[in-house]
RNA sequence: CGUGGGGUGGAGCAGUGGUAGCUCGUCAGGCUCAUAACCUGAAGGUCGUUGGUUCGAAUCCAACCCCCGCAA
Numbered sequence: 001c002g003u004g005g006g007g008u009g010g011a012g013c014a015g016u017g018g019u020a021g022c023u024c025g026u027c028a029g030g031c032u033c034a035u036a037a038c039c040u041g042a043a044g045g046u047c048g049u050u051g052g053u054u055c056g057a058a059u060c061c062a063a064c065c066c067c068c069g070c071a072a
Stems, first nucleotide, its partner, number of pairs: 002070006010024004018055001026042005048064005
């Protein structure tokens, strides 16, 4: 240099054009003599960056950055 996949709350992942969700974790409350488990609720994400297409983009397109693999 070529080529494939990936980047989304603290962690692991879904979401393939129409207000961004799940599990775990965190916090608060309930339950308990107490802890765990269990139940209820809450906070936390401008979706790697910058442009483009579109009435509308996490999603489509381009360039760039980073991670993993293949080939050389």
Predicted 3D model of a 72-nucleotide RNA (transfer RNA) from a Patescibacteria group bacterium. It matches the Rfam family "tRNA". Rfam classes the family as a transfer RNA. Lineage of the source: Bacteria > Bacteria candidate phyla. The coordinates come from a structure-prediction model, not an experiment, and the mean pLDDT is 83.